A computed fold for a 160-nucleotide RNA from Coprococcus sp. ART55/1, annotated as glmS glucosamine-6-phosphate activated ribozyme aptamer. It matches the Rfam family "glmS glucosamine-6-phosphate activated ribozyme aptamer". Rfam links the family to the GO terms catalytic activity and regulation of gene expression. From the family's description: This entry contains a glucosamine-6-phosphate activated ribozyme that is found in the mRNA for GlmS. GlmS is an enzyme that uses fructose-6-phosphate and glutamine to generate glucosamine-6-phosphate. RNAcentral records the identical sequence in 2 taxa. Of the family's consensus pairs, 84% are formed in the model. RNAcentral holds the sequence, with entries from ENA and Rfam. Taxonomically the source falls in Coprococcus (Bacteria, Bacillati, Bacillota, Lachnospirales). The prediction has a mean pLDDT of 77.
RNA sequence: UUAGAAAUCUUAGCGCCAUGACCCCUGGGCUUUGGCUUUCAGGGAUAACGAGGUUGAAGGUUAUCGAAUAUUCGGCGGAUGCCUUCACGCAGAGUCUGGAUGCGCACAUGAUAUCCAAAUAUGGGGGUAACUCCAAAACAAAGAAUCAUGACCGGACACC
Repeated sequence: UUAGAAAUCUUAGCGCCAUGACCCCUGGGCUUUGGCUUUCAGGGAUAACGAGGUUGAAGGUUAUCGAAUAUUCGGCGGAUGCCUUCACGCAGAGUCUGGAUGCGCACAUGAUAUCCAAAUAUGGGGGUAACUCCAAAACAAAGAAUCAUGACCGGACACC
RNA backbone atom coordinates (compact mmCIF):
# COMPACT_ATOMS: atom_id res chain seq x y z
C1' U A 1 0.00 0.00 0.00
C1' U A 2 -3.83 -3.55 -1.39
C1' A A 3 -7.50 -7.29 -0.15
C1' G A 4 -10.53 -9.74 3.46
C1' A A 5 -12.80 -10.36 8.41
C1' A A 6 -14.51 -8.60 13.13
C1' A A 7 -15.73 -4.81 16.56
C1' U A 8 -17.03 0.16 17.58
C1' C A 9 -18.92 4.84 16.06
C1' U A 10 -21.98 7.86 12.71
C1' U A 11 -26.13 10.00 20.00
C1' A A 12 -31.11 10.99 23.09
C1' G A 13 -38.79 11.45 22.01
C1' C A 14 -33.78 7.93 22.96
C1' G A 15 -32.78 2.79 25.13
C1' C A 16 -34.83 -1.14 28.05
C1' C A 17 -38.94 -4.90 30.18
C1' A A 18 -37.23 -7.75 36.25
C1' U A 19 -42.35 -7.58 38.75
C1' G A 20 -47.42 -5.86 35.96
C1' A A 21 -51.05 -5.24 31.77
C1' C A 22 -52.65 -6.83 27.05
C1' C A 23 -51.97 -10.29 22.98
C1' C A 24 -50.20 -15.09 20.55
C1' C A 25 -48.67 -20.34 20.49
C1' U A 26 -48.04 -25.30 22.73
C1' G A 27 -49.45 -28.59 26.53
C1' G A 28 -52.93 -29.60 30.84
C1' G A 29 -58.05 -29.26 32.82
C1' C A 30 -63.42 -28.56 31.66
C1' U A 31 -66.92 -28.85 27.64
C1' U A 32 -73.37 -28.57 25.39
C1' U A 33 -67.51 -29.53 20.54
C1' G A 34 -69.02 -23.45 19.60
C1' G A 35 -65.54 -22.79 23.09
C1' C A 36 -63.95 -21.77 28.41
C1' U A 37 -59.81 -21.66 31.88
C1' U A 38 -53.52 -18.75 34.37
C1' U A 39 -57.67 -19.10 41.56
C1' C A 40 -52.40 -24.88 35.81
C1' A A 41 -47.26 -25.34 33.11
C1' G A 42 -43.97 -23.58 29.40
C1' G A 43 -42.47 -20.46 25.41
C1' G A 44 -43.10 -15.96 22.73
C1' A A 45 -45.00 -10.86 20.91
C1' U A 46 -46.29 -5.67 21.98
C1' A A 47 -44.83 -2.01 25.14
C1' A A 48 -44.16 6.49 21.72
C1' C A 49 -45.46 7.82 15.29
C1' G A 50 -42.42 11.36 13.82
C1' A A 51 -41.10 17.15 13.95
C1' G A 52 -38.21 20.35 16.79
C1' G A 53 -34.58 21.01 20.40
C1' U A 54 -27.87 21.83 24.00
C1' U A 55 -23.47 28.82 26.01
C1' G A 56 -21.15 26.75 30.81
C1' A A 57 -21.79 25.25 36.15
C1' A A 58 -25.07 23.99 40.37
C1' G A 59 -29.97 22.84 42.37
C1' G A 60 -35.21 21.61 41.39
C1' U A 61 -38.85 19.34 38.10
C1' U A 62 -44.18 13.70 35.89
C1' A A 63 -39.52 18.09 29.95
C1' U A 64 -41.70 21.10 23.84
C1' C A 65 -44.97 20.16 19.38
C1' G A 66 -48.44 17.93 16.82
C1' A A 67 -50.15 12.82 14.04
C1' A A 68 -52.91 8.27 15.14
C1' U A 69 -57.25 2.87 14.30
C1' A A 70 -55.68 5.87 21.10
C1' U A 71 -52.36 -0.33 25.72
C1' U A 72 -48.71 5.59 22.50
C1' C A 73 -51.47 1.25 29.38
C1' G A 74 -47.66 0.50 33.38
C1' G A 75 -42.60 0.60 34.94
C1' C A 76 -36.94 1.47 34.79
C1' G A 77 -32.85 4.31 32.95
C1' G A 78 -31.35 8.53 30.19
C1' A A 79 -32.32 13.34 28.02
C1' U A 80 -30.95 19.00 24.36
C1' G A 81 -37.26 21.48 27.90
C1' C A 82 -38.87 24.61 31.94
C1' C A 83 -37.86 27.25 36.83
C1' U A 84 -34.00 29.44 40.32
C1' U A 85 -28.78 31.24 41.19
C1' C A 86 -23.95 32.46 39.20
C1' A A 87 -20.56 33.20 34.99
C1' C A 88 -19.87 34.22 29.69
C1' G A 89 -21.94 35.97 25.20
C1' C A 90 -25.73 38.45 21.81
C1' A A 91 -29.68 42.41 20.89
C1' G A 92 -32.29 47.85 20.39
C1' A A 93 -29.87 52.09 13.29
C1' G A 94 -22.53 56.33 14.61
C1' U A 95 -18.53 53.96 18.05
C1' C A 96 -17.37 52.39 23.00
C1' U A 97 -19.67 51.61 27.64
C1' G A 98 -23.04 51.08 32.78
C1' G A 99 -27.92 49.43 34.38
C1' A A 100 -32.60 47.10 33.46
C1' U A 101 -35.06 43.78 30.01
C1' G A 102 -35.18 39.91 26.41
C1' C A 103 -32.39 36.11 24.33
C1' G A 104 -28.26 31.74 23.58
C1' C A 105 -25.34 32.47 16.04
C1' A A 106 -28.57 35.02 20.16
C1' C A 107 -35.67 40.60 21.06
C1' A A 108 -41.19 40.70 20.91
C1' U A 109 -45.88 40.73 18.27
C1' G A 110 -48.65 40.02 13.79
C1' A A 111 -49.37 38.34 8.65
C1' U A 112 -48.16 34.64 4.72
C1' A A 113 -51.15 30.86 -1.71
C1' U A 114 -43.45 30.07 1.58
C1' C A 115 -40.47 25.35 3.82
C1' C A 116 -40.79 20.64 6.71
C1' A A 117 -42.88 14.19 9.17
C1' A A 118 -43.43 9.37 10.43
C1' A A 119 -46.67 5.88 12.03
C1' U A 120 -51.54 4.27 10.40
C1' A A 121 -53.54 2.59 5.44
C1' U A 122 -51.43 0.10 0.71
C1' G A 123 -47.85 -3.35 -1.62
C1' G A 124 -43.94 -6.96 -0.81
C1' G A 125 -40.69 -10.36 2.44
C1' G A 126 -40.44 -13.30 7.25
C1' G A 127 -43.22 -15.95 11.28
C1' U A 128 -48.20 -21.45 13.01
C1' A A 129 -49.63 -16.89 15.37
C1' A A 130 -49.35 -12.43 18.38
C1' C A 131 -46.31 -9.62 15.36
C1' U A 132 -42.14 -7.94 12.58
C1' C A 133 -38.89 -5.98 8.42
C1' C A 134 -38.70 -3.27 3.74
C1' A A 135 -40.67 0.11 -0.19
C1' A A 136 -42.71 4.35 -2.61
C1' A A 137 -47.17 8.14 -1.98
C1' A A 138 -50.62 11.53 1.29
C1' C A 139 -51.61 14.56 5.50
C1' A A 140 -49.55 18.28 11.04
C1' A A 141 -48.24 21.54 14.93
C1' A A 142 -44.45 23.85 17.36
C1' G A 143 -40.61 25.89 14.69
C1' A A 144 -37.98 28.14 10.47
C1' A A 145 -38.04 31.68 6.45
C1' U A 146 -39.88 36.34 4.44
C1' C A 147 -42.40 40.87 5.29
C1' A A 148 -44.55 44.57 8.59
C1' U A 149 -44.72 47.01 13.31
C1' G A 150 -42.63 47.93 17.97
C1' A A 151 -38.21 47.73 21.11
C1' C A 152 -36.13 51.44 28.08
C1' C A 153 -32.88 54.84 31.16
C1' G A 154 -27.79 56.79 31.45
C1' G A 155 -22.15 58.03 30.56
C1' A A 156 -17.82 59.08 27.19
C1' C A 157 -16.22 60.13 22.26
C1' A A 158 -17.15 61.31 17.15
C1' C A 159 -20.22 63.96 13.54
C1' C A 160 -23.60 68.13 12.35